Notes
Predicted 3D model of a 380-nucleotide RNA (Bacterial RNase P class A) from Micrococcus cohnii.
RNA sequence: ACGGAUCGGCGGACGGCCGCGGCCCCGGCGCAGGCCGGGGACGAGGAAAGUCCGGGCACCGCAGAGCGAGAUGGUGGGUAACGCCCACUCGGGGAGACCCGCAGGCCAGUGCCACAGAAAACAGACCGCCUCCCGCGCGACGCGGGCGGUAAGGGUGAAACGGUGGAGUAAGAGACCACCAGCGGCCCCGGUGACGGGGCCGGCUCGGUAAACCCCAUCCGGUGCAAGGCCGAACAGGAUGUGCUCGAGGGCUGCUCGCCUGAGCAUCCGGGUUGGCCGCUCGAGCCCGUCGGCAACGACGGGCCUAGAUAGAUGGUCGUCACUCCGAGGCCGGCGACGGCGUCGGAGAACAGAACCCGGCUCACAGCCGGUCCGUCCCC
Numbered sequence: 001a002c003g004g005a006u007c008g009g010c011g012g013a014c015g016g017c018c019g020c021g022g023c024c025c026c027g028g029c030g031c032a033g034g035c036c037g038g039g040g041a042c043g044a045g046g047a048a049a050g051u052c053c054g055g056g057c058a059c060c061g062c063a064g065a066g067c068g069a070g071a072u073g074g075u076g077g078g079u080a081a082c083g084c085c086c087a088c089u090c091g092g093g094g095a096g097a098c099c100c101g102c103a104g105g106c107c108a109g110u111g112c113c114a115c116a117g118a119a120a121a122c123a124g125a126c127c128g129c130c131u132c133c134c135g136c137g138c139g140a141c142g143c144g145g146g147c148g149g150u151a152a153g154g155g156u157g158a159a160a161c162g163g164u165g166g167a168g169u170a171a172g173a174g175a176c177c178a179c180c181a182g183c184g185g186c187c188c189c190g191g192u193g194a195c196g197g198g199g200c201c202g203g204c205u206c207g208g209u210a211a212a213c214c215c216c217a218u219c220c221g222g223u224g225c226a227a228g229g230c231c232g233a234a235c236a237g238g239a240u241g242u243g244c245u246c247g248a249g250g251g252c253u254g255c256u257c258g259c260c261u262g263a264g265c266a267u268c269c270g271g272g273u274u275g276g277c278c279g280c281u282c283g284a285g286c287c288c289g290u291c292g293g294c295a296a297c298g299a300c301g302g303g304c305c306u307a308g309a310u311a312g313a314u315g316g317u318c319g320u321c322a323c324u325c326c327g328a329g330g331c332c333g334g335c336g337a338c339g340g341c342g343u344c345g346g347a348g349a350a351c352a353g354a355a356c357c358c359g360g361c362u363c364a365c366a367g368c369c370g371g372u373c374c375g376u377c378c379c380c
Stems, first nucleotide, its partner, number of pairs: 001376010012321007020043002023040007045351001049362002052360005057224004070219004074088005089103001090101004104215002109213002111209003126154002128150003132146005162180005181205001183202008228278004237269006249261004285304008323348006330341004
């Protein structure tokens, strides 16, 4: 320099003008709910998304426990918790940095194993090999047939019941022997552990599939802020009571009397409805530092307050600067590939937007920055 791996970060900046949302302050109006005007600080994201997992919170249910259903599945740790994260182990991939894993159990039971193939699970004689018998043949060799033996060879398959060599045999075979692989048991060493390393013994070999039922271990009550709590109308219509010249109610009025008027009035239902308020944002919070830890993370100290809308505000426009790309051409360094700096013109700038809150995962994303590491080549 080029190619790659991995971890972390950014997601335009500043200013002017106009506008929106809740909050605070000031002034004015109103009995009040509130309204109007002015000013101030604040006002989306790394994913606010999908709503997949875990929790907080709220209500309901519940003596206790269990069944069922669901989820998870190497070990150790982190955490409020998790199906998340970190470290490690094992298996697989890569030349490597690194990456991936749906990583318990198939000698508890049951099921399944397509196609091909003779045979697919207490195996299996299609070809081949071999003894014997019969026939052809004078006979040897051979050919055809038959009773059997044989899993060494061929062929099929994802998979054919250990591999190599020896001895053995009619031919063969863990039937036997040596080594290796695998399985099981015991022991030693290292490790918290998963596991790793080593030794001895055994019968000699036992298929795969649990993202098939199932078994084992662990976890789990249900519903979600439209949870839930508070305040609470109006009209129509209905029910009951009361009143209609023996006068309800209303007006004059501070009250009584009095005067005027003359058919409605009261309560309940409608309806805890429409609506409003709370919940609502200070929280497993954010930033900085020190310490512990390989890390995830934790402890301590200091500082900060940072959206709460409800048909849903967080926007528009202009200017300057920064960024990326394209075209043109300049300067500097270097033998060179190439790198750095600056000028002019044009274009571009993603994914997407809170709705109770938090921790994760997953998916989307123009463009850019930094750290560490790997490989190849070059220079000192």